[in-house]
Context: one part of a larger RNA
Molecule: large-subunit ribosomal RNA, half A
Organism: Polaribacter sp. BAL334
RNA sequence: GGCGUAUGGCGGAUGCCUAGGCUCUCAGAGGCGAAGAAGGACGUGAUAAGCUGCGAAAAGUUACGGGGAGGGGCACAUACCUUAUAAUCCGUAAAUAUCCGAAUGGGGCAACCCACUAUGUUGAAGGCAUAGUAUCCGAAAGGAGGCAAACCUGGUGAACUGAAACAUCUAAGUAACCAGAGGAAGAGAAAACAAAAGUGAUUCCGUUAGUAGUGGCGAGCGAACGCGGAUUAGCCCAAACCAGAGUUGUUACGGCAAUUUUGGGGUUGUAGGACCACAACAUUUGAUGCUAAGAGAAUUAGAACUGUUUGGAAAGACAGACCAGAGAGGGUGAUAGUCCCGUAUAAGUAAUCGAAGUAAUUGAUAGUGGUAUCCUGAGUAGUGCGGGACACGAGUAAUCCUGUAUGAAUCCACCGGGACCAUCCGGUAAGGCUAAAUACUCCUGAGAGACCGAUAGUGAACUAGUACCGUGAGGGAAAGGUGAAAAGAACCCUAAGUAAGGGAGUGAAAUAGAUCCUGAAACCGUACGCCUACAAGCGGUUGGAGUCCCGAUUUAUCGGGAUGACAGCGUGCCUUUUGCAUAAUGAGCCUACGAGUUACUGUUUCUAGCAAGGUUAAGUAUUUAAGAUAUGGAGCCGUAGCGAAAGCGAGUCUGAAUAGGGCGCAUUAGUUAGUAGUAGUAGACGCGAAACCGAGUGAUCUACCCAUGGGCAGGUUGAAGCUGUGGUAACACACAGUGGAGGACCGAACCAGUUGACGUUGAAAAGUCUUUGGAUGACCUGUGGGUAGGGGUGAAAGGCCAAUCAAACUCGGAAAUAGCUCGUACUCCCCGAAAUGCAUUUAGGUGCAGCGUUGAGCAAAAGUUUUAUAGAGGUAGAGCUACUGAUUGGAUGCGGGGGCUUCACCGCCUACCAAUUCCUGACAAACUCCGAAUGCUAUAAAAUGUUUCUCAGCAGUGAGGGCAUGGGUGCUAAGGUCCAUGUCCGAGAGGGAAAGAACCCAGACCAUCAGCUAAGGUCCCCAAAUAUAUACUAAGUUGAACUAACGAGGUUCGAUUGCACAGACAGCUAGGAUGUUGGCUUGGAAGCAGCCAUUCAUUUAAAGAGUGCGUAACAGCUCACUAGUCGAGCGAUCGAGCAUGGAUAAUAAUCGGGCAUAAGUAUAUUACCGAAGCUAUGGACUCCCGCAAUAGCGGGAUUGGUAGGGGAGCAUUGUAACCUGCGUAGAAGGUGUGUUGUAAGGCAUGCUGGAGUGGUUACAAAAGAAAAUGUAGGCAUAAGUAACGAUAAUGCGGGCGAGAAACCCGCACACCGAAAGACUAAGGUUUCCUCAGCGAUGCUAAUCAGCUGAGGGUUAGUCGGGGCCUAAGGCGAAUCCGAAAGGAGUAGUCGAUGGACAACAGGUUAAUAUUCCUGUACUUCUUAUAAUUGCGAUGGGGUGACGGAGUAUUGAAAGCACCGCGAACUGACGGAAUAGUUCGUUGAAGGAUGUAGGUAUUAGUUUUGUAGGCAAAUCCGCAGAACUAGCUAAAGUCUGAUAGUACCAAGAGUCUUCGGACAAUUGGAUAGUGUGCCUAAAAGCUUCCAAGAAAAACCUCUAAGCUUCAGAUUGUAAGAACCCGUACCGCAAACCGACACAGGUAGUUGGGAUGAGAAUUCUAAGGUGCUC
Repeated sequence: GGCGUAUGGCGGAUGCCUAGGCUCUCAGAGGCGAAGAAGGACGUGAUAAGCUGCGAAAAGUUACGGGGAGGGGCACAUACCUUAUAAUCCGUAAAUAUCCGAAUGGGGCAACCCACUAUGUUGAAGGCAUAGUAUCCGAAAGGAGGCAAACCUGGUGAACUGAAACAUCUAAGUAACCAGAGGAAGAGAAAACAAAAGUGAUUCCGUUAGUAGUGGCGAGCGAACGCGGAUUAGCCCAAACCAGAGUUGUUACGGCAAUUUUGGGGUUGUAGGACCACAACAUUUGAUGCUAAGAGAAUUAGAACUGUUUGGAAAGACAGACCAGAGAGGGUGAUAGUCCCGUAUAAGUAAUCGAAGUAAUUGAUAGUGGUAUCCUGAGUAGUGCGGGACACGAGUAAUCCUGUAUGAAUCCACCGGGACCAUCCGGUAAGGCUAAAUACUCCUGAGAGACCGAUAGUGAACUAGUACCGUGAGGGAAAGGUGAAAAGAACCCUAAGUAAGGGAGUGAAAUAGAUCCUGAAACCGUACGCCUACAAGCGGUUGGAGUCCCGAUUUAUCGGGAUGACAGCGUGCCUUUUGCAUAAUGAGCCUACGAGUUACUGUUUCUAGCAAGGUUAAGUAUUUAAGAUAUGGAGCCGUAGCGAAAGCGAGUCUGAAUAGGGCGCAUUAGUUAGUAGUAGUAGACGCGAAACCGAGUGAUCUACCCAUGGGCAGGUUGAAGCUGUGGUAACACACAGUGGAGGACCGAACCAGUUGACGUUGAAAAGUCUUUGGAUGACCUGUGGGUAGGGGUGAAAGGCCAAUCAAACUCGGAAAUAGCUCGUACUCCCCGAAAUGCAUUUAGGUGCAGCGUUGAGCAAAAGUUUUAUAGAGGUAGAGCUACUGAUUGGAUGCGGGGGCUUCACCGCCUACCAAUUCCUGACAAACUCCGAAUGCUAUAAAAUGUUUCUCAGCAGUGAGGGCAUGGGUGCUAAGGUCCAUGUCCGAGAGGGAAAGAACCCAGACCAUCAGCUAAGGUCCCCAAAUAUAUACUAAGUUGAACUAACGAGGUUCGAUUGCACAGACAGCUAGGAUGUUGGCUUGGAAGCAGCCAUUCAUUUAAAGAGUGCGUAACAGCUCACUAGUCGAGCGAUCGAGCAUGGAUAAUAAUCGGGCAUAAGUAUAUUACCGAAGCUAUGGACUCCCGCAAUAGCGGGAUUGGUAGGGGAGCAUUGUAACCUGCGUAGAAGGUGUGUUGUAAGGCAUGCUGGAGUGGUUACAAAAGAAAAUGUAGGCAUAAGUAACGAUAAUGCGGGCGAGAAACCCGCACACCGAAAGACUAAGGUUUCCUCAGCGAUGCUAAUCAGCUGAGGGUUAGUCGGGGCCUAAGGCGAAUCCGAAAGGAGUAGUCGAUGGACAACAGGUUAAUAUUCCUGUACUUCUUAUAAUUGCGAUGGGGUGACGGAGUAUUGAAAGCACCGCGAACUGACGGAAUAGUUCGUUGAAGGAUGUAGGUAUUAGUUUUGUAGGCAAAUCCGCAGAACUAGCUAAAGUCUGAUAGUACCAAGAGUCUUCGGACAAUUGGAUAGUGUGCCUAAAAGCUUCCAAGAAAAACCUCUAAGCUUCAGAUUGUAAGAACCCGUACCGCAAACCGACACAGGUAGUUGGGAUGAGAAUUCUAAGGUGCUC
């Protein structure tokens, strides 16, 4: 380490439960709100964080009713109250009801700030109390506004999608937005339908009907009439006419006319009314009031049981009773009619409702006839153009609505009846109201469920729209269970312990102990048995030794269990594929959840009812009430077809036809339900886009813009201008100085981000280090605003618009769509494909056909096979003097070319081209004089027995692949590609080929330790021959899936041929000569560079004018050839077998051994092995046949299987009935064991568990998981691994403590020091201080803490903000625009980042201070008082009031230096004390004074005139005159000043190592009122062009008005002075970055040495050592 057993931990599945949900039924209610809603904020308790209740009268107050003993909510506890004088509690009616919110006095950043008027309080101011003060409509009374789930009406109105694309169309008038109303809304009493008959307002249901229609006549859309029902209800004005009143005109003054208004009258289509005549007081009905049965809250009464037994407990079991108008339900220590609450039934009444009755008041409603005249809805009906709605898309298009332009008639009239016209019929528009039947459910009450049961059911069973995330719109969890009862563990021990554990105790149980019922799995331990350290792999299976354990006995055996040495065979699962161990996909593991459903409409099967018929729908009635029964015949299907139709009809249509033909009849079964298969419409098996559209939310990031503020150390250069000199006729120009320009230069802060490295599960979701660019400008930055999604913004990169951008984010349409990918869950049985054809915006999709399956049907028949016979045909082959075409060599040589000849012709020659013909050879898919085999057709016979065919239901497939053969293509390449025929794989296991999808053999129902064979094998691995006979091979060839051309004296065999005893072949010995160095060439060429040739001749046994080597050329060595020696065979060529070279790829490979005695090769022969084949024995399923007739027996055959079809079952959850089932004497669940079935599974039993649950039959489903990069939770792995967040740094001693590297103290050391110090804005919101603590947080520990718990802490007339002002901008009376919502916008009102505006010093707390205290000041207002006096504004005027850059002079404060002075201290050995070191040497606002400097066309005073300043003005302006020297302004000085500090003296007290140390407090005034450096400010000054806020405060003037006790100015005294912020962090551990994060964050201050400097390095004060 593995397996097994036992026992634990972790974890929270399963079972059981339910407090919560879901879906409905019946009834109610259908709104709340200016009398302040919905919704909130803040409060409210003795203690109080959350929820609930309530509101300063605050878990409550009052009255009445009920009720009758405890009560003070969830929610324990303690304390304290309350209650028989009736509480708590329940019901009804009241009171109170802070602040925000429509929010309403004004404002505003919701829950806050600031007012005015009246009254009261006060002497006044200030403050306080009560009431009122918004806008719109309306004359007024009065009303409106806002909120709320769906339903309703109207306005505006998408897109995805479907059409397999898309534009009309669809989706859809849907979603969404907006406006408005009600309990319903809307519609509504015919200018309606219909059709020769009639109906009689509207609405809703059933049907008509998926019909008529409409429609790129595509996808789709889709009525009406009529019929059956529900419910029923009808009315009122305008006008004619009459009367009254007002006004106007006119008049003859009597009136008349016009117009306005009030009342009467009147309301219709067989027309009605006015008017005239007649008649009459009827009928019906509404409202208000009264009476009153009854209904109606809390509430009341409400029957009947005991015993024994088991048990912790009885309601169980047993036994015997009782009640029942009550056996619904719940509870009680297990299952209760009789224990409790209840239930049936009965009773009760306040508010309120109330059928009906009554009579009082009041209102509405009516007749008959006549017809001269009058009336009966006008910019209307209609029409043209453009749209929209109607089922109806412009169409033949009626009807309705209207933007625009026109425009009637008046009852002898007008409109409609689907173009239009006529006749006929039906109605009377252009005014209005109207219940019921219908739709919906935020809400209340009563109930129900073959709905869920904690990953389910609402998102939410629990402090859930909570925690948490986001700027925001918005998004959005997890989390139930002790026990009957807390009886919730007294006490003891271990321990630092209020942790935890062990005992003890409670309890039926504590392995029910608060992380608490049951307690599975993953995962992690412990104990024991066996195995494992020479041994290679899907970890199993088959065989099996040894060891251990149990049982039985016959005591040496048997049976069972655990382990498993060793051996044989053996490459997971799923998906997708031609094909996967694949190194192709998916899964870390476990548990739970997780995918063909439902509705409607077709179609087919089966079952049931009725049957030439079948059947009801809506509705209605009854009832035991979501049910059932009855009724209801509207309607539907069928019974007859044919035709385009009229129509005819067992026929009909076509046609001239009686013909022929088509479709029918002859041959009639349907229909209604249920069930199963399948299709369509719906999300339609589940999950999954990128996108499109609608409405909103975002400019705290970033882009640009607007307003108002701020920032830029230091150094350098030296433009224009000016001055001077020179110069010029004058300019110009030159030089010197001055001057200080610049998108100038260098370089910090600041901004940016060039290079390199690091970082890359980071310190950081963009940084660090180094280096670099800009750094007075098109610069950087703060605060407040503006621009918004097809939009913004953009010095332009498609950049940026909240870590998102070629169209943001959020929610919705929405379950968009997905011919695409993935996944799709129990078992057994039968059959079983395809990867082809045609078509396709089609090629990975689909339709039809083909192939599968299930059911039915028919039989003289089909199918298949064999044999025989008869046929058609043009392939293989073959052939070509048999065609077409191509073609080798030769012969002949028409014709042509060339040459010769010639004046020309005729000719001649030709190793040129070449026809025809002949000989010869040979080719063809698109050649054929020929021509098979096979296949195909027919006939006959035989075999088989439905395999064929037809119809109906349901599919899948339409990617194929290898091999063999015949071909195309390609290279007669491919594991290539395209066809054909066959076969196998696919979907096929087994044996062989080492291993291998398809190659060889062979088709697996199961079992067997039986037999025979196939392919292939038989030395060993490894079953079977070391078989037999004869040869070959020497290469380890071959035993292979791979070799060739070519080469070779390998070897064996065969054939032909030559030489040879007259001596071959090989070897050895010898010769190999002469003319001559042949000639030529050459520098040379002599056999041997090259050329020439009668390569000749001679001597010879033989010898080339030379076969090679060699030399510069010779020489030299050889060869051919010859002789001798030797003594028997020696050569050449061709063919066959085996072998050999050719032979070259990356780790080493044909398993190993082996090969002349083969285990190689060839031939021949015999035996054996060998498979899931065949046989044998036993068994199972299915089908057929026979017998029996459901059981079964016999016979025969079958039983590989993916997609797919069919059949039969198992399990889970619930329902009904029965078992009068089981169960505390132990259910479900969990965990083992045994047993059983072909399987899914079942049964029995031990332990655990502690209350439910089973069997049978039938029914209904949220009905079965291993995979979806599935969802949620838990647990592993990597791994005790990486890391512990700036490399500025720690060490020692002491202290507290259980414990100290980190806490505290001390001493050293180190780091920052333009910061890593100090202040402050934003932001945070208690983090501040003290005490206690260490479970969590802190990247380690912790005694520590920004952590936990408790307590404490923020003090203002002057600081900041408001009570003052305005900018950008916002809002916004009036006004304008717009379908609506809304958008602009004047007056006004808000709005600081700006303007205005009054306090300083010291002390003090653990924590606050310009806030408290002390001292000294200042501002405003009130009253009183004194003096003087024209005061008065929302109006006029002035002022306020402004840029950049540069810069002279004066010169603070702070700081530093020097000197002086005060105090203290100082030296080993000595000296010096007039020395050195350290510290100190200080002092505000305010008041008084008014200097340096600046300014000179300046400032002021007095005065005259004046037409401008919207009126006025004494003011301003303008025009004059006179006079003055001012105006502005840092400082300085005096005062404030007896402050206080250092220091000195005293010193309670604390500690002590007894030496001393610390020290609250008190007292004292001892030391400069020097020098130098430097620059803030004065709105200064200079200069430049880009020309640089507003308003209030303040001063002054008058208007209206007011007057001498008003008002104003100045002074004095007394008094008054509101609200908010104030702690702490604030370059950071407290803000923004998910973190105690190397990042970011505006402004002020910022010492010394060095230095130009805020650079750099070191350092002071101060802070820190970066939490391993």